[in-house]
Context: one part of a larger RNA
RNA sequence: UGUUCCUCAAGGAACUCGGCAAAAAAGCAGCCGUAACUUCGGAAUAAGGCUUGCCCAUCGCAAGAUGGGCCGCAGCGAAAGUAACCCUGGCGACUGUUUACCAAAAACACAGCUCCCUGCGAACUCGUAAGAGGAUGUAUAGGGGGUGACGCCUGACCAAUGCCAGAAGGUCAAAUAUUGGUGGUGUACUGCUUUGCAGUCUGCUGACUGAUAUAAGCCCUGGUGAAUGUCGGCCGUAACUAUAACGGUCCUAAGGUAGCGCAAUUCCUUGUCGGGUAAGUUCCGACGUGCACGAAUGGCGUAACGACUAGGGUACUGUCUCGAGGAACAGCUCG
Repeated sequence: UGUUCCUCAAGGAACUCGGCAAAAAAGCAGCCGUAACUUCGGAAUAAGGCUUGCCCAUCGCAAGAUGGGCCGCAGCGAAAGUAACCCUGGCGACUGUUUACCAAAAACACAGCUCCCUGCGAACUCGUAAGAGGAUGUAUAGGGGGUGACGCCUGACCAAUGCCAGAAGGUCAAAUAUUGGUGGUGUACUGCUUUGCAGUCUGCUGACUGAUAUAAGCCCUGGUGAAUGUCGGCCGUAACUAUAACGGUCCUAAGGUAGCGCAAUUCCUUGUCGGGUAAGUUCCGACGUGCACGAAUGGCGUAACGACUAGGGUACUGUCUCGAGGAACAGCUCG
C1' cells in the first nucleotide's frame, strides 16, 4: 500500500448520474388493528400497536385463560436460516421468454379481438418425383397477417399502390390453321436467235416475309382500410381590448373526429401558472401556441403484478463533512 472483515465523537445522503455499497428494520408465533383504490377476488402479513421467561393461586379433562409475584440490558434469551416500509407518476395487463460469455427490458410471447385464405387428393410446408406433414383432423377445423387482459371506443379519404370482382371495347406472345408476297423447284404447253431465256396452266417447298383467327395480363368498369397509406392554405368579422361561434376564397381523394397533450413525442424551453423545497433544468397537477400526438404500425383509462423506470418521504447508516483505529492475509524493505 492492497484485499477481506470489525468499530467510531457530532451530524445524518450534505456523497453521488442515482442512497451504488453498507447499515438498519422486519420473524407467515399470539392478540388488536388496517386507508385510498378496486375487475369485489384483492390491495393486505397494508400501515401501526401490544405480548412472549420463571413461580404461585383460581378456573378448566386438556390446550390454555385470568390474577398476583420474581429475575435480567435482553424471555422465538438465536447454531443455522429468514421481506425494510410508505406516497405519487411512466411503460407493459398478468405468470412466462430473451441477446450461453457486456443489454432481462418498456423488447418477445400471451389469453382476448380482428382480417385474409382453405370444401378435403383442402389451403399451406418439405421434396425433381414418388411421397410426407397438415391429419387418422373437416370451417366451433387448419394455415397466414395484425393487434395484445379488461373498460369506453376505434372518425374522414378508394385519388395513388395492393387485393377482389367484372366483362363490352382497345392493346397483345409463341405455337397452330388458313391465305398472300417473294425465292427455289417438278410436269405440260406456247413464243423467241440454239445451249437457254421469257410467259401461261397446275403442283411441291423455304432458319424468308405479310395478313386473318386465338389466352392471361395491361388499359378499362366497380368494390375494398383491424389492406400499403393519407388526413390543407390565405383573408376578414362581435357595444374597451383580445379572441372569433360566423363569412369569403384557393386547392384536395379527403382535409385529423373522440380522446390525450411541453408527453419515452415540445425545437424555441429551465414554456406559463399552481404544488412540493430555505432554495427544484428533475417530479406532480393544470393550460395548449401539438417545430413534428391521435385512434388494432391501435387512442384514452385501468385494480393486480414488475430484480423495469422517474420523483418524494420515514427509518438507518463511514456514501459523505473527514478521517481514525483494529484483525487476518498479500506485496515491498530488512533479516

A computed fold for a 335-nucleotide part of an RNA from a soil metagenome, annotated as large-subunit ribosomal RNA, domain IV. The full RNA is in RNAcentral, with records from MGnify. Rfam family: Bacterial large subunit ribosomal RNA.